A computed fold for a 470-nucleotide part of an RNA from an uncultured bacterium, annotated as small-subunit ribosomal RNA, 3' major domain. Model confidence (mean pLDDT): 84 of 100.
Context: one part of a larger RNA
């Protein structure tokens, strides 16, 4: 000066406590570790690694293994020669790749030639998901959206430094007042941006239908309208503006008015820094290696093993419940090698078929939970579905290794979960469906969307982690 104390003081956060529901036992799903293995490619390792990269490993992807092959090379630049192509089709051969042979095929400006392409040559490179993240850039993560870290002048101190940044309040905030050898800036708060919530003004089409007129089995379907919902543009509004309180301050407490009240609710925004923290496998990159191979290529199989531990989800264990008939209300969103309506065929997965639509017009699309009636009576059952066996369906060259789905049949563990632990303060938690990205196919992941909608917070003494002063 800083760290650090089982040292004080003081404040604060789902940090305890007051609630509510997991997790840990079960079954599956998916990461990890460990073993296995020709190979199980490689990183991530306390919190901050573990449904993490991986927004999607059959083949490709792939970086790993096994086998066959290729040497200037799967990519680039230069030089030299040859040829008009390159490619595409068909035979032949191969496990493909490579490779044989033949058929169309016969480039472009000028034509002294140039330029492009391919193929052969030599050489110089070229490649390398080889190593080093403790040589690096860049880019993330974390402390933490915590309130802090700092500078110039001055002034004290011999100096290191210190003051300012301390004190008195007060605030989410070094946010503000006020007081002081300190006056001032500057990165940070906040504010400005994006949404959401109320109102106004102009716009009315593909939206929308109050009044009028048509028309129907039914419908905004038709004329017509543009009030109203709504879209999407520009405004408006909330400042502690108004009473009480208080040092007359900052601000606090209740009220009023108002769609909204003291940052309105959410997101974006992450100071100086730390942690030699992650990354050379995004990508760029110093050195160091590999150069008939550590590079390239095809095939096949691995990343999908499997006694076993952990992590993170998913359905469950049932009557606030399952199962069956018929009704009811969303929001965000994709849609062209796409979405696929109505019919129409299968008990279904899909299957024929194509209206419509580059979409506020068509589609995907049923929204589930809820409600209304019936069953079913506490039973390992009409709880629960692993597993399996047989038969199908759909992508795709191609579902054995190894991908979804249907239909019969079969019906294991589980009867609320030991220590010990995690989430959440309100339109949250909980439940409950939709969509999208990746993507031929494959979602319980993940990113969003809305419908339904709680208990509880006395407090700060204790656990944790932060912060300001001794």
């Nucleotide at each position: 000066u800083g760290a650090c104390g089982g040292g004080g003081a003081c404040c604060c956060g789902c940090a305890c406590a007051a609630g509510c529901g997991g997790u840990g036992g079960a079954g599956c799903a998916u990461g990890u570790g460990g073993u296995u293995u020709a190979a199980u490619u490689c990183g991530a390792a306390g919190c901050a690694a573990c449904g993490c990269g991986a927004a999607g490993a059959a083949c490709c992807u792939u970086a790993c293994c096994a086998a066959g092959u290729c040497u200037u090379g799967a990519c680039a630049u230069a030089c030299c020669g040859u040829u008009g192509a390159a490619g595409u089709c068909a035979u032949c051969g191969u496990a493909a790749c490579g490779g044989a042979u033949g058929g169309c095929g016969c480039c472009c400006c000028u034509u002294g030639g140039g330029g492009c392409a391919a193929c052969g040559g030599a050489u110089a490179c070229a490649g390398g998901u080889g190593g080093u993240g403790c040589a690096u850039g860049g880019u993330u993560g974390u402390c933490g959206u915590c309130a802090g870290c700092u500078c110039g002048u001055g002034u004290c101190g011999u100096g290191a430094g210190a003051u300012g940044u301390u004190g008195g309040g007060c605030u989410a905030a070094g946010u503000c007042c006020c007081g002081c050898a300190a006056c001032g800036a500057g990165c940070g708060c906040a504010a400005c941006c994006c949404u959401u919530g109320u109102c106004c003004u102009a716009a009315g089409u593909a939206g929308c239908c109050a009044g009028c007129a048509g028309g129907u089995g039914a419908a905004g379907c038709u004329g017509g309208g543009c009030a109203c919902u709504c879209u999407g543009a520009g405004g408006a509004g909330a400042c502690u503006g108004c009473c009480g309180g208080g040092a007359u301050a900052a601000c606090c407490c209740g009220g009023a008015g108002g769609a909204a009240g003291g940052u309105g609710g959410g997101g974006a925004u992450g100071a100086c820094g730390u942690c030699a923290a992650a990354u050379c496998a995004u990508c760029a990159u110093g050195c160091c290696c590999c150069u008939u191979a550590u590079g390239a290529u095809u095939u096949g199989g691995g990343c999908u093993a499997c006694a076993c531990a952990c992590g993170u989800g998913c359905u469950a264990c049932a009557a606030u419940g399952g199962c069956g008939u018929a009704a009811a209300c969303a929001a965000a969103g994709a849609g062209a090698a796409g979405c696929g309506a109505g019919g129409g065929g299968g008990c279904g997965a899909c299957c024929c078929g194509g209206a419509g639509c580059g979409a506020a017009u068509c589609u995907c699309a049923a929204a589930a939970a809820u409600a209304a009636c019936g069953u079913c009576u506490c039973a390992g059952u009409u709880c629960g579905g692993a597993u399996u066996g047989c038969a199908g369906g759909c992508u795709g060259c191609a579902a054995c290794u190894c991908g979804c789905c249907u239909g019969u049949a079969u019906g294991a563990a589980g009867c609320c979960g030991g220590a010990a632990u995690c989430g959440c303060u309100a339109g949250u938690a909980a439940u409950c469906g939709c969509a999208a990205a990746u993507c031929a196919g494959c979602a319980u992941g993940u990113u969003g969307c809305g419908g339904u909608g709680a208990a509880u917070a006395c407090g700060u003494u204790c656990c944790c982690g932060g912060g300001u002063c001794u």